Predicted 3D model of a 1432-nucleotide RNA (small-subunit ribosomal RNA). Its Rfam family is "Archaeal small subunit ribosomal RNA". Clan: SSU clan. Model confidence (mean pLDDT): 81 of 100.

RNA sequence: CGACUGCUAUCGGGGUGGGACUAAGCCAUGCGAGUCGAACGUCCCCCGGGAAUGUGGGGGGCGUGGCGCACGGCUCAGUAACACGUAUCUAACCUGCCCUAGGGAGGGGGAUAAUCCCGGGAAACUGGGGCUAAUCCCCCAUACGUCUAUGCUCCUGGAAUGGGCCUAUACCGAAAGGGGCUGGCGCACAUCCCGCGCCAGCACCGCCCUAGGAUGGGGCUGCGGCCCAUCAGGUAGUUGGUGGGGUAAAGGCCCACCAACCCGAUAACGGGUACGGGCUCUGAGAGGACGAGCCCGGAGAUAGGCACUGAGACAAGGGCCCACGCCCUACAGGGCGCAGCACGCGCGAAACCUCCGCUAUGCGGGAAACCGCGACGGGGUCACCCCGAGUGCCGCCCGCAAAGGGCGGCUUUCCCAGGGCCUAAAAAGCCCUGGGAAUAAGGGGAGGGCAACCCUGUUGUCAGCCGCCGCGGUAAUACCACCUCCCCAAUUGGUCGGGACAAUUAUUGGGCCUAAAGCGCCCGUAGCCGGCCCGGUGUGUCCCCUGUCAAAUCCACCGGCUCAACCGGUGGGCUGCUGGGGAUACUACCGGGCUAGGAGGCGGGAGAGGCCGGGGGUAUUCCCGGGGUAGGGGUAAAAUCCUCUGAUCCCGGGAGGACCGCCAGUGGCGAAGGCGCCCGGCCAGAACGCGCUCGACGGUGAGGGGCGAAAGCUGGGGGAGCGAACCGGAUUAGAUACCCGGGUAGUCCCACCUGUAAACGAUGCGGGCUAGGUGCCGGAGAGGCUACGGGCCUCUCCGGUGCCGCAGGGAAGCCGUUAAGCCCGCCGCCUGGGGAGUACGGCCGCAAGGCUGAAACUUAAAGGAAUUGGCGGGGGGGCACCACAAGGGGUGAAGCCUGCGGUUCAAUUGGAGUCAACGCCGGGAACCUUACCAGGGGUGACAGCAGGAUGAAGGUCAGGCUGAAGACCUUACCUGACGCGCUGAGAGGAGGUGCAUGGCCGUCGCCGGCUCGUGCCGUGAGGUGUCCUGUUAAGUCAGGAAACGAGCGAGACCCCCGCCGCCAGUUGCUACCCCUUCUCUUCGGAGAAGGGGGGCUAACUGGCGGGACUGCCGCCGAUAAGGCGGAGGAAGGAGGGGGCUACGGCAGGUCAGUAUGCCCCGAAACCCCUGGGGUACACGCGGGCUGCAAUGGUGGGGACAAUGGGAUCCGACCCCGAAAGGGGGAGGUAAUCCCCAAACCCCACCCCAGUUAUGAUUGAGGGCUGCAACUCGCCCUCAUGAAUCUGGAAUCCCUAGUAACCGCGCGUCACCAUCGCGCGGUGAAUACGUCCCUGCCCCUUGCACACACCGCCCGUCGCUCCACCCGAGCUCGCUCUCGGUGAGGUGGCGUCGAUGUUGGCGCCAUCGAACCGGGGGCGGGCAAGGGGGGAG
Repeated sequence: CGACUGCUAUCGGGGUGGGACUAAGCCAUGCGAGUCGAACGUCCCCCGGGAAUGUGGGGGGCGUGGCGCACGGCUCAGUAACACGUAUCUAACCUGCCCUAGGGAGGGGGAUAAUCCCGGGAAACUGGGGCUAAUCCCCCAUACGUCUAUGCUCCUGGAAUGGGCCUAUACCGAAAGGGGCUGGCGCACAUCCCGCGCCAGCACCGCCCUAGGAUGGGGCUGCGGCCCAUCAGGUAGUUGGUGGGGUAAAGGCCCACCAACCCGAUAACGGGUACGGGCUCUGAGAGGACGAGCCCGGAGAUAGGCACUGAGACAAGGGCCCACGCCCUACAGGGCGCAGCACGCGCGAAACCUCCGCUAUGCGGGAAACCGCGACGGGGUCACCCCGAGUGCCGCCCGCAAAGGGCGGCUUUCCCAGGGCCUAAAAAGCCCUGGGAAUAAGGGGAGGGCAACCCUGUUGUCAGCCGCCGCGGUAAUACCACCUCCCCAAUUGGUCGGGACAAUUAUUGGGCCUAAAGCGCCCGUAGCCGGCCCGGUGUGUCCCCUGUCAAAUCCACCGGCUCAACCGGUGGGCUGCUGGGGAUACUACCGGGCUAGGAGGCGGGAGAGGCCGGGGGUAUUCCCGGGGUAGGGGUAAAAUCCUCUGAUCCCGGGAGGACCGCCAGUGGCGAAGGCGCCCGGCCAGAACGCGCUCGACGGUGAGGGGCGAAAGCUGGGGGAGCGAACCGGAUUAGAUACCCGGGUAGUCCCACCUGUAAACGAUGCGGGCUAGGUGCCGGAGAGGCUACGGGCCUCUCCGGUGCCGCAGGGAAGCCGUUAAGCCCGCCGCCUGGGGAGUACGGCCGCAAGGCUGAAACUUAAAGGAAUUGGCGGGGGGGCACCACAAGGGGUGAAGCCUGCGGUUCAAUUGGAGUCAACGCCGGGAACCUUACCAGGGGUGACAGCAGGAUGAAGGUCAGGCUGAAGACCUUACCUGACGCGCUGAGAGGAGGUGCAUGGCCGUCGCCGGCUCGUGCCGUGAGGUGUCCUGUUAAGUCAGGAAACGAGCGAGACCCCCGCCGCCAGUUGCUACCCCUUCUCUUCGGAGAAGGGGGGCUAACUGGCGGGACUGCCGCCGAUAAGGCGGAGGAAGGAGGGGGCUACGGCAGGUCAGUAUGCCCCGAAACCCCUGGGGUACACGCGGGCUGCAAUGGUGGGGACAAUGGGAUCCGACCCCGAAAGGGGGAGGUAAUCCCCAAACCCCACCCCAGUUAUGAUUGAGGGCUGCAACUCGCCCUCAUGAAUCUGGAAUCCCUAGUAACCGCGCGUCACCAUCGCGCGGUGAAUACGUCCCUGCCCCUUGCACACACCGCCCGUCGCUCCACCCGAGCUCGCUCUCGGUGAGGUGGCGUCGAUGUUGGCGCCAUCGAACCGGGGGCGGGCAAGGGGGGAG
């Protein structure tokens, strides 16, 4: 922008469109082409006139005749074509009506319609007879003309085939006047007539001829404009000629004969699609798309064919015929064909009134008046488009400021009513008057793109939204609504189609190393492109001029409707084409020359270049002979296998096939594939040098041709080794594999085919230009050395082959004179992924297969390069007892305790789930706790409404009910104002959501990392710093380095312990002094306890300091950091232990500690009570305790702590009890009093036994706490005495005062500790060390991973859906061809009739629609079944 469509809708205009898209499907009815009396005949009507100075006027019907009906109107089926556009040509043509000029119209004849009469037929229609006119028809003549023939050569022209002239022959020829008007003459004129004839004139209309013009047309040609090459060959009237026919006219248009051509890669032929153009839409343009309406051209008129008439037709409202459909019918026969205007049906997503009028414009006829016109002009209908306008304005009040509402005032575009003007008539419009804010706003959107909500409610991966991305799984800016907002506005959205956005088909204006894309390589045809100089032509090119490029459209200006849309005028433009003139640099062409490109020649060299022939070598295998004995072989380990029939091994000999070590290279050669022993022959290419020859001979290369690894195929040979398939042995869950033993094709040769590859530099070929450095190979030149050799070294140049690198390029990786840089030429190729290199078709191949190569459908990506991370059964370095190793002790077996799962149950409340859940939630639950279960009871602040002094709520005796209870019920009493009966709303909730959260915690992490500023690098993500080397426990430190610094971590710091010093001294301590008591005494004294004094020296307590820093020595290391050893020291290299523990991750844990959003319950999911349950028990798991004993147990005796705790508490001490415990009870608010060890030591017994081990379980008795120990506590005593005799696979902890063993305290707590947190006592073993296992850190590498390897992801199979391919066959259409039938047309002949014309019948020739049959090709539909593909 166009069509359709949903919702909505006031007006004008005003302007423009409206059955084009599908059915060029079918159509009832009406209308759409007539007109002329001034061509003619005839019939009729009205008015009028009439004995003349007259014979007038009007109308209608039928027919003859003339012109028109070939225009206008509709449609777009067909058509890829001279159909259209444009520019020419027509020396190959026509042209009615019109215009100009000239000339002319003599004579004669004939018929017929209407009408009348008689027939046929249902109708349509039609037959016969009679009359008659003309501008009807015919004949004769003449002029002109035409044809032919001859002549002249006069004219135009580039050229006569044209024109002209003369002669001859043939043919044609007028309405020799018709009509009108005017005038005149003659005849006729009353049972009626209004006419006939003649003459003249006219600036009237017509007629004929000729010439010219105009207009309209016919024909030819150049150029231009669709797709498919999976259409590559086409063609029989085909191509040309001669002659003829036909036409207005050229022509193979048609025909006869002759010849065999003609077209085609610049796309013939075929298929598909399509009316073409002006224009229209879009776009900056180039371009793309379109061709409706309007204009020009074409074509068609139900399908097909044919001619007639005519100036013009093969004829939309003419004819004939076949076909189709419909209609009428008396069944004999007829009629019709809206793609004209309306209308109807059908089709569809889709489109109007069976209107008015000839007023205007225009057309036909006419002398004209006029008549006709569904052309046209108007109106109606449809928001289809465009333009314009309105839906109010002001003030006050209400309102969250906005929207909105109320009141008052104003205005009238508009609406309504009346009138006028306008109009063919109306409508609309305009003007005037009156009334009324009245009659007038919607659609879409608000997650991004994209303008406008992190509003509220609702829903809960449902319902739904969505162009794409994506929303929705309980807090949705995305669904559905409300409020608000945004955009446009009489419209606004949706769908489909077109353009742009898209530089996303790239001419303007892209690419091809890795993103899609360089043909495997070479030769070469067409084509395209092409070195230096001179001359010519003037092809392209450039300039000027001419003609044309219709109008409309477009642009500018001016003008007309109030403006605009719209319309008019003027000018421009429409990038095109023709013709003429000019220019000549470049291009092209012609001619001439040159040597720088190219080619040739000569020279000495290099080379795994190719083909052929000859020769040689080592090894393997096999055979023979000799020696020799028990194994060999093979592997990670084995086995199959070989071997006493003598292997393997050694020696000698032989056979055969394949191959060609070292040299060998980062090397050479070749176009690529590829090429490797030596010698020879033949062939080819390249480099260097000379500059001798040719003189642009060149480059590329669509098609085409050749070469082309391996494998494979055919035929023949060969076969040692190797070795698909195959057979064994192993491995494995399996092992159709990897490993091992065998082994066929093949590998080798000859001949042929195949023609592929990661045929790769993933980089086409040729040429020019643009810094260098360095290595190697070949050649040439110069210099030096020389053991002189094809010797060695250096420099320069050329060619080749590598690496690095400047500029530059590139998305980056990278490329970089061997370009992927800057340019030129040519070719090939690409255009999202999948489907698919598939299908179909074609070509090739023996086959395998190759080359060419789609679509439906599906998908929001598929990709490239690089970045950060993560990961790896990648690499390097460094670490860790939650790693290994070396060790010690456990767990895993048993019993018990405890937690978890499972199961059970009315309930066994809930959470936690690898490390990082499981003696965890401080969770040791008797009630409580408690969240669970059973039962019972209670509870609504506040507001509103029922109710209530006829008494609400509350209380209560008794009885009932109950486990119990004025809780409830019955009855009654007391009291006196409220009010849970209802609706909302609350309190409360351990009800939900830890995936809505805060906080806290765990964990990675006993890690050493994580970042920042500035600079630098990179398009960017990002990098650098943080890397490397050494070192460290450490990103610790040192050195290097485009980095330099800094921060959070590490460290430092803080606390405890270890050594020393100072200070201090109660409640602590006591070497010392005194006193008291007791014990022992060798009587000297000793010791213990208590008290006092003194003191703070030991110890202790707790405050402050010191001390350790690799500081010193030696060695190692870079003279560094640091490491190793030593000295000294209480202590060394971080002295030991702890606290603190980065940026962050784990949607880790906790809504059940508290807090908290949202949701939910709300008379129950809230609160209280009783009882039960969390303690269940066939089982499974984790953690622990106690043991299995003699390093022990039992009995007796004896010794030494620390941390801590203590008020309804610790409790000395005394008494009772066998004990648990009980009764008393000093002291203690606590360095004061109290609670305090065990292992250990000594003595004795036990004697290896399920025991004097072990203590489970059970019985009895007793005690304690508590309201209460039944479910379900603890303790004591006696009795009972179970499993268990060192624990499979597996697994945990630990490196020193550690492990292990021993007890103690505290927390919880009324009671209950095998738990947790601490404390002290006794007190080991081992560590070379490493990265093997498990992990961590750093660097590096690969990646298709990024919810990050618990990742990603492939194929079969199963199910559902979709499109497609093949498919026996069935069927339809189109087309070609052959044959048959053949309507009808055309030409000719014959015959009949007529003879003045037409005609009937028959035959021949020819064209020929349609139909039938056969064959070929193309396309479509259906299809059992088969096949793969896509989606889920």